[in-house]
Record summary:
This is a predicted structure of a 73-nucleotide RNA (transfer RNA) from a Gammaproteobacteria bacterium. Its Rfam family is "tRNA". Rfam classes the family as a transfer RNA. It was read from a public genome assembly. Model confidence (mean pLDDT): 81 of 100.
């Protein structure tokens, strides 16, 4: 330099046809315990990597750019 895939709660990751963004794990509270882990309610965490387009509606479609893996040279 060229072709492909990734990007979504702290962390790992789902999100089926464009129509209310979600689970483990973690974390805070309270039960429970002499107390510690366990286990139970229960809650907080989101610029769905950015900008710009398409539509009544975009995490999902297209455009660009930015990280990052991997192929070819």
């Nucleotide at each position: 330099g060229g072709g492909g895939g990734u990007a979504u709660a702290g962390c790992u990751c789902a999100g089926u046809u464009g129509g209310u963004a979600g689970a483990g794990c973690g974390c805070u509270g309270c039960c429970c315990u002499u107390g510690c882990a366990a286990g139970g309610c229960a809650g907080a965490a989101g610029u769905c990597a950015g900008c710009g387009g398409u539509u009544c509606g975009a995490a999902u479609c297209c455009g660009c750019u930015u990280a990052u893996c991997u192929c070819c040279a």